Annotation: The part of an RNA shown here (small-subunit ribosomal RNA, central domain) has 349 nucleotides and comes from an uncultured Clostridiaceae bacterium.

[in-house]
Context: one part of a larger RNA
Formats: sequence, C1' cells, structure tokens
RNA sequence: CUGGGUGUAAAGGGUGAGUAGGCGGGCUGGCAAGUCAGGCGUGAAAUACCGGAGCUCAACUCCGGGGCUGCGCUUGAAACUGCCGGUCUUGAGUGAAGUAGAGGCAGGCGGAAUUCCUAGUGUAGCGGUGAAAUGCGUAGAUAUUAGGAGGAACACCAGUGGCGAAGGCGGCCUGCUGGGCUUUAACUGACGCUGAGGCACGAAAGCGUGGGGAGCAAACAGGAUUAGAUACCCUGGUAGUCCACGCUGUAAACGAUGAUAGCUAGGUGUGGGAGGACUGACCCCUUCCGUGCCGGAGUAAACACAAUAAGCUAUCCACCUGGGGAGUACGGCCGCAAGGCUGAAACUC
Repeated sequence: CUGGGUGUAAAGGGUGAGUAGGCGGGCUGGCAAGUCAGGCGUGAAAUACCGGAGCUCAACUCCGGGGCUGCGCUUGAAACUGCCGGUCUUGAGUGAAGUAGAGGCAGGCGGAAUUCCUAGUGUAGCGGUGAAAUGCGUAGAUAUUAGGAGGAACACCAGUGGCGAAGGCGGCCUGCUGGGCUUUAACUGACGCUGAGGCACGAAAGCGUGGGGAGCAAACAGGAUUAGAUACCCUGGUAGUCCACGCUGUAAACGAUGAUAGCUAGGUGUGGGAGGACUGACCCCUUCCGUGCCGGAGUAAACACAAUAAGCUAUCCACCUGGGGAGUACGGCCGCAAGGCUGAAACUC
C1' cells in the first nucleotide's frame, strides 16, 4: 500500500460551530469534460511472448507473427457522473399557534444548620474511640435560653425525572438570553451531510493579581495502633475549597460505543406535546419527540447489542496494525510555572 478493523482484545478525536475538500433529493432541456463505441496516426530497434529456422544439442543467433494494457486527432452515443438552464417539494430552513425544562448570564431575597462573639441560667466535667490518649474546662466549659457576626451549601419536593454539544446544571424572585418539542402547511426551493487545518467551549487539581475565609481539609504537629506505622482511627491545622479578572487544557472528559440519513417483529414503564372517542381535566385508542427495562430476527470470540443497534445499507471525519522500551528521548509549537500537544529509535521478549 491492498486489506481487515475500532463497547470489553490495539484502535472513536473531551465537545461544538465551521474553512478547504469529499459526498449529495424528484422531473426536464442542452453541452459532451469524465464514460462508451468506430476510424486514423503513433506506440523505434533490441528485449519479452507464440510459431519456425541455423550452429551435432543447448546457451546463442536469425526469420515471421501477435501484442505493447498508453497517448493524440477525428466521427458518433447520451444511460450514469459533471457543467449550464428550467421546474418541483418530500430533505433543509423561515413564518404562525402552542408548550415543558436544575440550559446560560446578572441582580436581589429567604430559612435550617455549623462556627465564633456578647449576655442570662447552671456546675464538673466535655469531647473522642474498638479501647484510649492528645485536646477543651473552676480564668466556669459541655448543656440550655436570648441577641449579634460571618461564610459556604441549598434538607423535604427528587424520580434509570428534566435541560444542555460536551464539561456540566438543583432554595425563591426579577431582568436579559440560547436551544428543543408539538401542531399548522402560509413562505423559500436542495439553500443539504460531513469536516483535515484553524477557531471557540471545556470537571477537578494547579498557577498569577486582588479580595474572602464559617465548615471541610492535602502539607504539617500531636495522640493512639503496630515489630515498625512517614498510613488506616483520634485531636488540631495551613494552602486550597468561595468571589473577580487572567492563565492552564487535562480526566475511567465513559454509553470505555464519532456524525448524518434510510430500512428491519413485538411487549412494558416513564417525561413533554397533539389528535380521536367520551358528559368528563380521568380511563381508553392513535401519533410525534425524549428517557429506561425485557425481547425476536440478525450480529457477536463470548459477554452481550437488539428501532436510543454492537442488525442491514450509504456518505464524511478520526484512529489501530505484537508486548516492553514509552506516551519516554530528541526536535518543534504552546505555557509564568507545573506541564501540555506532536512523538521515535537502539535494545529486548
């Protein structure tokens, strides 16, 4: 490279919008670039192949033939691809009418709890554990009552419930704002799909500057445990956790399952909408979107997947190619740093 693959064996990019590119709906007219057919020219000789001949054979040499898959010119064909034009509505989008939601950003408000402070009551313990001790307490703790301060998080509702592209999002109210779904079929008329680079977003930890600091808590200190105990348990406790702005750009960033479209038995639960039937918001029937479970065909090494496919197809992207060495070295790019991205080889089994 041709292949074969990527849920768990090596392998889906963390996610999105999108550039180049690749691919692309129905009908119709034209062109003839791709495509196909005919003709002409060329495709040197030698070599190679087939048939024959000459050296006693062969190697070797000679003669003849076919071929040289290609290219150019020319005459045609028009199904398919392409290009140009016309047209259509089912793909896509817009409008209209509804609708659910922890989707995002900003501001304000609330109650419970922990801690601390002040005051009252009250007295000898509290706390903690497997058991203890360190620790706190007669300078009055723990407990309890009242008042105050401050920070962080929002019990119940809560649900294989909802929303978001992913990361993720949960008290209440207000403002601004993104997306979805359903119904309708008025409008546009293929405007689509994917997407190398590049760009944007991206948990936690970490970093820079400034604030904040209740609880928790790496590091650290002490007490235990133990043969030891740089741990597990206990008492403390600083970064950090929180806010603003900027950086970092990673993850078991997982459904370990890329995106889009079509097709292929059913059953059952649940969230959102519409229609029918009905006296009726219930129940029932139909249908669209989402989210679970079970299961047939089929697939699969098995486990299992099974209309939310890992089934049957099509298009595009990413990635894999024995284990270790190694996600290392070197170089380059990025970063304040930590480090990230790209990413080998020798050697060895």